[in-house]
Context: one part of a larger RNA
């Protein structure tokens, strides 16, 4: 891992609620116990103790189909005869209470010191080498105390280093040689040393040179057994079928926040059948949102004026600057401003229409982590696949078609079947079902098939304005002069370093000069003018589609191929394709109505949690009735038949002794999951 077996809502209760059936009924029922029968289980009878009900109401006295509140009720509250017993089923309570699962807690219950900690008793062990304390002897010196030297001596939690004890570092090993080892290296090695034997200390305890260490591979409290099925608001699991309905992820409270209670929303049964719910339209309403406004409350820009403060000028009169208050005018701002004020929404014993849910009560639930999209707000950065409200939708619990793929987007809600028809969203060149359809425009960027500020003689359309046959715009030819080298400055300054002035003349026109240039001149252009040419030329906008701006990590790409008067973009037209949608045909089933029935008609039949209904099958029991060595059960089978399903029947092979059917009853009653349990491979 697989296969087989096994494995989870049970049982009890003189408890409570509901429901169905049955008995009796103003009554209903017995309990313990006793008796009879019976081997027993039990059956029948007795037993009315007692329970519930037959009247309520009030705190009570009490009154009573009424009672209470009150001085009194118009009044309000509670009442004004159907129960009771049993059984089944659905819940609750109490019990282990659907099953498995702790870590833990407790026991005047027990077992442990053969491991290890400490201690006690009696023993044992420590190669070799080094160092050389005290003491003693001796020599010399000294008056002595003593000193110095030599020798002897052999001290030490002394040194080096085996055994022995330990285990520093590294490597190996890591389903190991080993549930702590191996190799090298390393610490102690006469000591607070190591070790043998026997003994002592025990769990709310011992022992401990304390590490919460050790007390038999177990230690912040050993192990075994028991309390015990501890408890688990937590995780996991919970076994056959079909049919009907079908949620919630909210409010309030909570030592509450992943739990629970009540309400909300679901199911089911009963009741009320009233123009009751809902929707649309109409009618009647209140409002203070959006917007707008500045009349209030505040904010806030400018101007003016009166007043006032400071500074400053002035001898003064008075003036100037800056600031404050108020007023007026102009232009503004506000969730906690409003002189105003919508659309929606909301309300109504209202009207009309559609039309089927609403309402009341009993019982049974589940839900209390929601998600995204979109409208309107708030928090945040007008950030988040962000947080938080509210309205709507979808998902959740919804399959199908579309979006290449893609819970929450678009279309559309799957009872079953069909090689029938029509459509939705979305599509119609090929992949790929259907138009290489028909018009009118645009785009040249493969834009389409990434983004902004910003930038640009891209291009199309549409405005405004100016010049122009008295010749525009561009190119070409020519002129572009004189006083004058203006004055000043300066080495020089001549249109063109700088300063000042910027006139006059000749002219078709020509600046005391717009650039280049020279040391300064010179020189080359320009403005301006003429000629030549002969038709449009500038400038300012608006809209459409494009261009640049445009950088990411393995190889690119619009889903791909590929596409350019399109297979792109805008707008229009007609066809077609396209879904589990609609229609058609056949069938099943639910509810309602009609019908004696057969049947018909109408509306339904997606579904998680959950509720309700109807069934299948297993084991055993009772009555009745069958099968079986001419082959029961069981096993097996690419075989056949029946049923909507669970399932039922038959054939073949095997097997070798029991097993069915109808109607009822009772349950150890259905397996794929629980890191389930047991066995096998």
């Nucleotide at each position: 891992a697989c296969c087989g077996g096994u494995g989870a809502g049970u049982u009890a209760u003189u408890u409570c609620c509901g429901u169905a059936a049955a008995g009796c009924a103003a009554g209903c029922c017995u309990a313990a116990g006793c008796g009879a029968c019976g081997u027993a289980a039990g059956u029948c009878g007795c037993g009315g103790a007692g329970g519930c009900g037959c009247a309520g109401u009030g705190a009570a006295a009490g009154c009573g189909a009424g009672g209470c509140c009150u001085a009194a009720u118009c009044g309000g509250c509670c009442g004004u005869u159907a129960g009771u017993u049993u059984u089944g089923c659905g819940g609750a309570a109490u019990a282990g209470a659907c099953c498995c699962g702790a870590a833990a807690c407790c026991a005047g219950g027990g077992c442990g010191a053969g491991c290890u900690a400490a201690c006690c008793u009696c023993g044992u062990g420590c190669a070799g080498g080094g160092u050389g304390a005290a003491g003693c002897c001796u020599a010399u010196c000294g008056a002595a105390a003593g000193a110095u030297g030599g020798g002897u001596g052999g001290a030490g939690g002394c040194c080096c280093g085996a055994a022995c004890c330990g285990u520093u570092c590294a490597g190996a090993g890591u389903u190991a040689c080993a549930a702590a080892u191996c190799u090298g290296u390393c610490g102690g090695a006469u000591g607070a040393c190591a070790u043998g034997u026997g003994g002592u200390u025990a769990g709310g305890g011992g022992u401990a040179a304390u590490a919460u260490g050790c007390c038999u591979a177990u230690c912040g409290a050993g192990c075994c057994u028991g309390g015990a099925g501890a408890u688990a608001g937590c995780u996991g699991g919970u076994u056959c079928u079909c049919c009907c309905u079908g949620a919630a992820a909210u409010a309030u409270a909570u030592u509450u926040a992943g739990g629970u209670a009540u309400a909300g929303c679901g199911g089911u049964c009963a009741g009320u059948c009233g123009u009751u719910u809902u929707u649309a339209c109409g009618a009647a309403g209140g409002g203070g949102u959006a917007g707008a406004g500045c009349a209030c409350u505040g904010a806030a820009a400018g101007a003016u004026g009166c007043g006032u403060g400071u500074u400053u000028c002035g001898c003064a009169a008075g003036g100037a600057a800056c600031g404050c208050c108020c007023a007026u005018c102009u232009a503004u701002c506000a969730a906690a401003c409003u002189c105003c004020g919508a659309a929606u929404a909301c309300u109504u014993u209202c009207g009309u229409a559609a039309g089927u849910a609403c309402c009341u009560g009993g019982c049974c639930a589940g839900u209390c982590a929601g998600a995204c999209a979109u409208g309107c707000a708030c928090g945040g950065c007008u950030a988040a696949g962000c947080g938080c409200g509210u309205g709507u939708g979808u998902c959740u619990a919804a399959a199908g078609g579309g979006c290449a793929a893609c819970a929450g987007c678009c279309c559309a809600g799957a009872c079953u079947c069909a090689c029938a028809u029509c459509u939705a969203a979305g599509g119609u060149c090929u992949c790929u079902a259907a138009a290489u359809u028909c018009g009118u425009a645009c785009u040249a960027a493969g834009u389409g098939g990434u983004u902004a500020a910003g930038g640009a003689a891209g291009u199309c359309a549409u405005g405004g304005u100016u010049u122009u046959a008295a010749a525009a715009c561009a190119c070409c030819c020519a002129g572009g002069a004189a006083g004058u080298u203006g004055g000043c400055u300066u080495a020089g300054a001549a249109g063109c370093a700088g300063c000042c002035a910027u006139c006059u003349u000749u002219u078709a026109a020509a600046g005391a000069a717009c650039g280049c240039g020279u040391a300064a001149c010179a020189g080359c252009g320009c403005a301006c003018u003429g000629g030549a040419c002969g038709a449009a030329a500038g400038c300012c906008g608006u809209g459409g589609c494009g261009c640049c701006g445009a950088a990411a990590a393995u190889g690119a790409u619009c889903g791909a191929g590929g596409c350019u008067a399109a297979a792109g973009u805008a707008u229009g037209u007609u066809a077609c394709c396209g879904a589990c949608g609609a229609u058609u045909g056949a069938g099943a089933u639910u509810u309602g109505c009609c019908g004696c029935a057969a049947g018909g008609c109408a509306a339904g039949u997606g579904g998680u949690a959950a509720g309700g209904g109807a069934g299948c099958g297993u084991u055993c029991c009772g009555u009745c009735u069958g099968c079986a060595g001419u082959g029961a059960a069981g096993g097996u089978u690419a075989c056949c038949c029946c049923g909507u399903a669970a399932g039922g029947g038959g054939g073949g092979c095997u097997g070798g002794a029991g097993c069915g059917g109808c109607c009822g009853g009772a349950a150890g009653u259905g397996a794929g999951a629980a890191u389930g349990c047991c066995g096998g491979u």